[in-house]
Context: one part of a larger RNA
RNA sequence: UUUAUCUUAAGGAACUCGGCAAAAUGACUCUGUAAGUUUGCAAGAAAGGGUGCUAAUUUUGGGCUUAAAGAGUAAUAGGUUGGAAAUUAGUCUCGGAAAAGAGGGGGUGUCGACUGUUUACCAAAAACAUAGUUUUCAGUAAAGCCUUUGGCUUGAAGGAUUGGAGGUGAGGCCUGCCCAAUGAUUGUAUCUAAAUUUAAAUAAUAAACAAGUUAUUUGAUUAAAGACAAUUUAAUGGCCGCGGUAACUCUGACCGUGAUAAUGUAGCGAAAUAAAUAGCCAAUUAAUUGUUGGCCAGUAUGAAUGGCGUAACGAAUGCCCUACUGUCUCAAGAUAAAGACCG
Numbered sequence: 001u002u003u004a005u006c007u008u009a010a011g012g013a014a015c016u017c018g019g020c021a022a023a024a025u026g027a028c029u030c031u032g033u034a035a036g037u038u039u040g041c042a043a044g045a046a047a048g049g050g051u052g053c054u055a056a057u058u059u060u061g062g063g064c065u066u067a068a069a070g071a072g073u074a075a076u077a078g079g080u081u082g083g084a085a086a087u088u089a090g091u092c093u094c095g096g097a098a099a100a101g102a103g104g105g106g107g108u109g110u111c112g113a114c115u116g117u118u119u120a121c122c123a124a125a126a127a128c129a130u131a132g133u134u135u136u137c138a139g140u141a142a143a144g145c146c147u148u149u150g151g152c153u154u155g156a157a158g159g160a161u162u163g164g165a166g167g168u169g170a171g172g173c174c175u176g177c178c179c180a181a182u183g184a185u186u187g188u189a190u191c192u193a194a195a196u197u198u199a200a201a202u203a204a205u206a207a208a209c210a211a212g213u214u215a216u217u218u219g220a221u222u223a224a225a226g227a228c229a230a231u232u233u234a235a236u237g238g239c240c241g242c243g244g245u246a247a248c249u250c251u252g253a254c255c256g257u258g259a260u261a262a263u264g265u266a267g268c269g270a271a272a273u274a275a276a277u278a279g280c281c282a283a284u285u286a287a288u289u290g291u292u293g294g295c296c297a298g299u300a301u302g303a304a305u306g307g308c309g310u311a312a313c314g315a316a317u318g319c320c321c322u323a324c325u326g327u328c329u330c331a332a333g334a335u336a337a338a339g340a341c342c343g
Stems, first nucleotide, its partner, number of pairs: 001338008010329002014327001019324001027051005036041001038170001052091009062081005092096001104322007111314002116128002132168007144154001145151002172308003176239003181236002183232005190227003197220009240258005267301001268298001279295006
């Protein structure tokens, strides 16, 4: 010097991206326990007390026994044995859960309801799943699925309260407007019309005007599909602009005008939401690019791409308080090892 294990005056997070690490808490028992809440919880909330040994008293209840030739039963009863609790008194130590082992706590936001799952070997999460909810397909030889095209190898020995596929993601309050585009479904008087079937003509083939085959052209038939029309958003998706206007100024309830399929509703909002931005006000601090509450055109918020709140839960994440400490001010010491070199 390094590693490991400890101790430390005064201070107590001043350390640091961040209390990382360490310290502190810890058992049993008694008391006591807030907001909130889906009334289950929150909760071991929080906050406090007790705990050794000796003796006495009281209470409690267990085993055995009084119990007979054998089996069973047992009281306001007796005996015996070993416990527990309470009270009182005494007694020893610095220390009585005497060692070891054994929650730190509280407040407030974000996200996800929850238990669960995941990147075997850098990510455990706010990602995935989930119950619930919703759309859609499928009437049974079901739809769907499969390299096997039929499957007594699926769905299923099932039958729409069933099976398949997609979205959202407990429960609470809700889920606005738009079908013009893209898609899906339904219809189709009329228009266009592939493939199919078929007739005729012409040409080739042939010695040949028959038959056949091939090719081209014209016509008819059938008809998928498209055009067209309607429906459909918890389908893919979308959800405006300009000008003027109120007794200082500002703003614009109001008016005018243009465009659109419709012009963003409720709610939330400097947000896990581009930048401007360290927005502005308040609280917190001596001091805060932080956090919380409020404001808000956010011209790039917004409703199952779900919107907003939410008890419980979380090795998730932000901020604050308390306890605690060598994280630090600022280092010091102890113990046990290792270390170049020599043997």
A computed fold for a 343-nucleotide part of an RNA from Mimachlamys varia, annotated as large-subunit ribosomal RNA, domain IV. It matches the Rfam family "Bacterial large subunit ribosomal RNA". Rfam links the family to the GO terms ribosome and structural constituent of ribosome. The RNAcentral record of the full RNA draws on SILVA. The coordinates come from a structure-prediction model, not an experiment, and the mean pLDDT is 81.